[in-house]
RNA sequence: CCAGUCGGCCGGACGGUCGCUGCCCGCAACGGCAGAGGAAAGUCCGGGCUCCACGGAAAAACGGUGCCGGAUAACGCCCGGCGGGGGCGACCCCAGGGAAAGUGCCACAGAGACGAUACCGCCUGACGUCCUCGGAUGACAGGUAAGGGUGAAAAGGUGGGGUAAGAGCCCACCGCAAUGCUGGCAACAGGAUUGGCAGGGCAAACCCCACCGGGAGCAAAAUCGAAUAGGGGUGGCCGGCGGGCUGUCGCAAGGCAGGACCGCAGGGUUUUUCGGCCCGACCACCCGGGUUGAUUGCUUGAGGCGCAUGGCGACAUGCGUCCCAGAUGAAUGACCGUCACGUCCGGGCGGCAGCGCCCGGGCCAUACAGAACCCGGCUUACAGGCCGGCUGGCGCU
Numbered sequence: 001c002c003a004g005u006c007g008g009c010c011g012g013a014c015g016g017u018c019g020c021u022g023c024c025c026g027c028a029a030c031g032g033c034a035g036a037g038g039a040a041a042g043u044c045c046g047g048g049c050u051c052c053a054c055g056g057a058a059a060a061a062c063g064g065u066g067c068c069g070g071a072u073a074a075c076g077c078c079c080g081g082c083g084g085g086g087g088c089g090a091c092c093c094c095a096g097g098g099a100a101a102g103u104g105c106c107a108c109a110g111a112g113a114c115g116a117u118a119c120c121g122c123c124u125g126a127c128g129u130c131c132u133c134g135g136a137u138g139a140c141a142g143g144u145a146a147g148g149g150u151g152a153a154a155a156g157g158u159g160g161g162g163u164a165a166g167a168g169c170c171c172a173c174c175g176c177a178a179u180g181c182u183g184g185c186a187a188c189a190g191g192a193u194u195g196g197c198a199g200g201g202c203a204a205a206c207c208c209c210a211c212c213g214g215g216a217g218c219a220a221a222a223u224c225g226a227a228u229a230g231g232g233g234u235g236g237c238c239g240g241c242g243g244g245c246u247g248u249c250g251c252a253a254g255g256c257a258g259g260a261c262c263g264c265a266g267g268g269u270u271u272u273u274c275g276g277c278c279c280g281a282c283c284a285c286c287c288g289g290g291u292u293g294a295u296u297g298c299u300u301g302a303g304g305c306g307c308a309u310g311g312c313g314a315c316a317u318g319c320g321u322c323c324c325a326g327a328u329g330a331a332u333g334a335c336c337g338u339c340a341c342g343u344c345c346g347g348g349c350g351g352c353a354g355c356g357c358c359c360g361g362g363c364c365a366u367a368c369a370g371a372a373c374c375c376g377g378c379u380u381a382c383a384g385g386c387c388g389g390c391u392g393g394c395g396c397u
Base pairs, nucleotide, nucleotide: 001393002392003391004390005389006388007387008386009385010384012339013338014337015336016335017334018333020035021034022033023032024031037368041379042378044377045376046375047374048373049217050216051215052214062213063212064211065210066209067081068080069079070078082096083094084093085092086091097208098207102206103205104202105201106200119148120147121144122143123142124141125140127138128137129136130135156174157173158172159171160170161169175197176195177194178193179192181190182189183188221296222295223294224293231287232286233285234284235283236282241280242279243278244277245276246275247256248255249254258271259270260269261268262267303322304321305320306319307318308317309316310315342363343362344361345360346359347358348357349356350355
């Protein structure tokens, strides 16, 4: 100096004139103070808060998370590790538990794709044919899975020995399995001994396992006020909460009819006001009508900033300091001037170059984009600019 990678910050400022919202002082006027974001966005997670449900809890269904350890109010976020993959590297990515609990799939190609093979080949045998008596070839039988081919993947890999040709058949190393040791809280890593020893992949397929999860949401909810149609229907309350009406005999008491319960039945017990009907109250559901006003919730918080201590870090603890929007059809704006940033033109200087700096003039006011109960995250969008760490390359010393 170039390229890459990771992290942080800004994304307008000053002055004047007028205007808007909240709070404070005040009778008022005047005045003072404050007034959109890093994402306010998406509504994807987690909560605070409000109401309802449950009310000892547990289970099922459904949904979510998925290596280990931490941090947090909590999380699927964040921090630090482990394992796997990509990259020369700094770094980046992972929907990261289980395939021997079960079920299912692996198209096409290929001989053959789970407890699955012999297409082309290689070797041997005797028979036939040809022949320059070495051999070649045809069919059959046996041996073979090392070579070739297909495929994402083919009965461990590489090398050597051995064999008729081959094969863990044997050996070395790697791999695999079992056992145990060392380090680490752990995920896991490393070594040793023994054994020729291995049933592939997919669970972002169903599933199994571990852990977590009640519902709705500020249009939640609370208070006040006002208005209407104090409407209509169905059912319940069947030994009734209140009221009314009601059979027969009898002056009354009471009887009968009747009602309730028991019994297979005959019948028995109990009640004379039971039964029946109507109205109202209460409860549930359905239809319809009225109100759509004001206030609270509403911003002091798991709050911001600074310092110290502890920690690799996320973060925690302590001390100090600050108050930093609360609108309600929705405030924070308009105009002027100047500056900054950016861009265009001209000139000058430096440099090998890319390019950098200065002066003058013109343009521009420019990215993504506006709080609506609040907070911690994630994801997405972003013109332009600044700062820093690390990695690779080139050159110089």
A computed fold for a 397-nucleotide RNA from a Beijerinckiaceae bacterium, annotated as Bacterial RNase P class A. Model confidence (mean pLDDT): 75 of 100. Rfam family: Bacterial RNase P class A. It is annotated as a ribozyme.